About this RNA
SAM riboswitch aptamer (S box leader), 120 nucleotides, folded computationally. It matches the Rfam family "SAM riboswitch aptamer (S box leader)". Rfam describes the family as follows. The SAM riboswitch is found upstream of a number of genes which code for proteins involved in methionine or cysteine biosynthesis in Gram-positive bacteria.

[in-house]
RNA sequence: ACCUUAUCACGAGUGACGGAGGGAUGGGCCCGAUGAAGUCACGGCAACCGGCGGUUCUUCGCAAGGUGCCAAAUCCCGCAGCGCGCGCGCCCCGAGCAGGGAAGCGCUGACAGAUAAGGA
Numbered sequence: 001a002c003c004u005u006a007u008c009a010c011g012a013g014u015g016a017c018g019g020a021g022g023g024a025u026g027g028g029c030c031c032g033a034u035g036a037a038g039u040c041a042c043g044g045c046a047a048c049c050g051g052c053g054g055u056u057c058u059u060c061g062c063a064a065g066g067u068g069c070c071a072a073a074u075c076c077c078g079c080a081g082c083g084c085g086c087g088c089g090c091c092c093c094g095a096g097c098a099g100g101g102a103a104g105c106g107c108u109g110a111c112a113g114a115u116a117a118g119g120a
Base pairs, nucleotide, nucleotide: 002119003118004117005116006115007114008113013042014041015040016039017038021031022030023029025078026077027076028075043070044069045068048066049065051062052061053060054059074112079109080108081107082106083105084104091101092100093099
C1' cells in the first nucleotide's frame, strides 16, 4: 500500500523549542507573526480493542492497559436520485410577459477520507 466490518452534527489545550505555513484532495471558506507545520513535556476527551464485574446472551456497568483524538459537522461543497424551485429580478433555451432549464434550498444514498478491530 490492499481487503472486510463499525463509527464519524458529542467531547477535550496549555507551556517550551521551532519559525511559515496549515485545514487529505479540486473549489469555497477559514486558521496562522497576538506565532502555522513539526518535536517534546504536562494536561484533558472518548471508550474501538483488551481487562474486570453483571446479564434475560447481547447488552449494561467499572476502570483506563493498547490505540486514537483535543478550531470550525469529516469546516462546507464535489457524484447520483428525490422534493421544493411561488411573485419580481438575474443566467441559458425560446419570437416571447407562454413554456422549459439552470442557479438556489432541503432530504437520502454513493464516492473519497480519518480512526479502531480483524484479514491477506